The part of an RNA shown here (large-subunit ribosomal RNA, domain III) has 388 nucleotides and comes from an alkali sediment metagenome.
It matches the Rfam family "Bacterial large subunit ribosomal RNA".
The prediction has a mean pLDDT of 82.
[in-house]
Context: one part of a larger RNA
RNA sequence: GAGUAGCGAAAAUGCGGGCGAGAAACCCGCACACCGUAAACCCAAGGUUUCCUUCGUAAAGGUAAUCUGCGAAGGGUUAGUCGGUCCCUAAGGCGAGGCCGAAAGGCGUAGUUGAUGGGAAACAGGUUAAUAUUCCUGUACCACCUGUUGUUGCGAUGGGGGGACGGAGAAGGGUAGGCGAGCCGGGUACUGGUUAUCCCGGUUUAAGCGUGUAGGGGGGGAGAGCAGGCAAAUCCACUUUCCCGUUAACCCUGAGACGUGAUGACGAGAGCGUAUGCUCACAAAGUCGUUGAUCCCAUGCUUCCAAGAAAAGCCUCUAAGCUUCAGACAGCAGGUGACCGUACCGUAAACCGACUCAGGUGGGUGAGGAGAAAAUCCUAAGGUGAUU
Numbered sequence: 001g002a003g004u005a006g007c008g009a010a011a012a013u014g015c016g017g018g019c020g021a022g023a024a025a026c027c028c029g030c031a032c033a034c035c036g037u038a039a040a041c042c043c044a045a046g047g048u049u050u051c052c053u054u055c056g057u058a059a060a061g062g063u064a065a066u067c068u069g070c071g072a073a074g075g076g077u078u079a080g081u082c083g084g085u086c087c088c089u090a091a092g093g094c095g096a097g098g099c100c101g102a103a104a105g106g107c108g109u110a111g112u113u114g115a116u117g118g119g120a121a122a123c124a125g126g127u128u129a130a131u132a133u134u135c136c137u138g139u140a141c142c143a144c145c146u147g148u149u150g151u152u153g154c155g156a157u158g159g160g161g162g163g164a165c166g167g168a169g170a171a172g173g174g175u176a177g178g179c180g181a182g183c184c185g186g187g188u189a190c191u192g193g194u195u196a197u198c199c200c201g202g203u204u205u206a207a208g209c210g211u212g213u214a215g216g217g218g219g220g221g222a223g224a225g226c227a228g229g230c231a232a233a234u235c236c237a238c239u240u241u242c243c244c245g246u247u248a249a250c251c252c253u254g255a256g257a258c259g260u261g262a263u264g265a266c267g268a269g270a271g272c273g274u275a276u277g278c279u280c281a282c283a284a285a286g287u288c289g290u291u292g293a294u295c296c297c298a299u300g301c302u303u304c305c306a307a308g309a310a311a312a313g314c315c316u317c318u319a320a321g322c323u324u325c326a327g328a329c330a331g332c333a334g335g336u337g338a339c340c341g342u343a344c345c346g347u348a349a350a351c352c353g354a355c356u357c358a359g360g361u362g363g364g365u366g367a368g369g370a371g372a373a374a375a376u377c378c379u380a381a382g383g384u385g386a387u388u
Stems, first nucleotide, its partner, number of pairs: 013031006032385004040365004046345002050343001051075006060068002080141002082341003086119003092113003098107003122139005142337011153322002158317004166304004172297003177291005182203006204265002208260003215253004219244007228236002266286001269280004305308001351360002367379004
C1' cells in the first nucleotide's frame, strides 16, 4: 500500500423466550422465504468413528460462538431368511504334464481361479440417546441331521431334460399410486354472505397358507421297435401301431382378486413443563366408486435379421457297485443353522478435486394442481435459509 480488495452463488430473514461472563449466527417458539424427478428418501462405491451423550472453547471454522464433521471422556453396529463367505461358471488370470526359448522366461492341455451373471428360505407391528427384515411381540418359511412309521431298486464325476437368455412392436388383464363419495371424530371465528350441499383431520394393515382366475404354452395317453446320445439305459431322440380328441379334454405355467393370517396390530386425546419433552388413559370409523402406470402377468405374444453366455443347483436315466444292510420316497417328532459386514455421510462440509471448494460421482423410489411429459411454474410429505 490498507484497515483498502475480499470474507466462495442475490434461497431471506425478522421478532419473542432460554442457557450464558458475553448471543445477528447456539437451543425453543412464532412469522416469512427457498427446494420439491429435489436442495426429499433408500442402496452401491469410497471414507473409516465423522454416529449418540456429557464436559470444554486454546487451535481449526474465511467474523463471533455458549455452537460444530473441532478437543477430552464415555457409549453405540445383535441376522438360518439382507449382503458376503459358500455352490456354479463368463471374459480374463494362473497352469501338473507338454511345446518353445542362451538364461530370465513365453505359450498352453487337464485343471484351478475369477462376478459385473445363475443358485434354499421373512413379513407386519413395537422398541433405543445412538441398531434393527438383525432386538422384542405376533405370524411364517428353508436346508441339513437324528429318531420313528409306512412304502420301495437304489446308485455318477457319465447320458438326457431344464436352467437358457437378441432387437422392435402391439393389444389385453391386473396392481401400486392418485382422486372422489360414503363413514368416523372435531369445529363453525372474522364477515358482504355462509348450521349446510360448509371447514379440518382420519379412513391403515404384510409375508405365509388355502383356492387356482384373466391369460400363455404343449395335441394328450398307451404299446412295440430301435444303426443315434463315445459304455449302458426303462431317460432323450427317431420309427411305427392303437385309444381319446380339435371352440374341447388333459397336463404345465400364471399376475391379481377372494378367504385366512387378524376377536390381532395400528388408529382421535388429556395433564404438566419456558422448550427439546415427560406422565397417563382410551381404542371410533376403518367401506365403495373412479382414474391409473415407465411396475406385474411377461424370459409371454407378434414380427425382424445381424440369429442373440456358460456351468452348477434342480428333474430324470442307467454303469461300476450294493441289494435282510446301505440307499430312496412320503408322513410325523426332535435338533442344528457357524464366520464376516451391519454405526454414520453418501449430488455431499464426511467420497474424488491441497480447502467446510459454485466442479465430478452408478442404481432404486419420486405425490398434488395445470400439462403430452420425469419439461416448466406453484405446492404436499420431507428438507433447508447456504459460517460475516